Model confidence (mean pLDDT): 87 of 100. Predicted 3D model of an 85-nucleotide RNA (c-di-GMP-I riboswitch aptamer) from a Gammaproteobacteria bacterium. It was read from a public genome assembly, where an Rfam model found it.

[in-house]
RNA sequence: AGUUGAAAAGGGCUAACCUGUCGAAAGGCGGGGGCGCAAAGUUACCGAUCUAAGGGCAACGGCCUAGGAUGGCGGAACUACCAAC
Numbered sequence: 001a002g003u004u005g006a007a008a009a010g011g012g013c014u015a016a017c018c019u020g021u022c023g024a025a026a027g028g029c030g031g032g033g034g035c036g037c038a039a040a041g042u043u044a045c046c047g048a049u050c051u052a053a054g055g056g057c058a059a060c061g062g063c064c065u066a067g068g069a070u071g072g073c074g075g076a077a078c079u080a081c082c083a084a085c
Stems, first nucleotide, its partner, number of pairs: 002085004012037002017032006035072001041078003045075003048070003054065004
């Protein structure tokens, strides 16, 4: 340096849910809490999915649409502790 792995050691993060807050919503952030995770670290580049304020359409019951969102949906990029080879 590369590959593989989480057995060991040191650890790390934090799902659902509760709560406060921001947001039209999806969802984000703070506190609590741990389902799980060897990249569940970072990045919206590609796909997928979610929402639809605004916009468009309408037969006025609604439908379509991302400049919004999801990194714990997949791919890809960058970075990384320990151990073995």

The source organism's lineage runs through Bacteria, Pseudomonadati, Pseudomonadota and Gammaproteobacteria.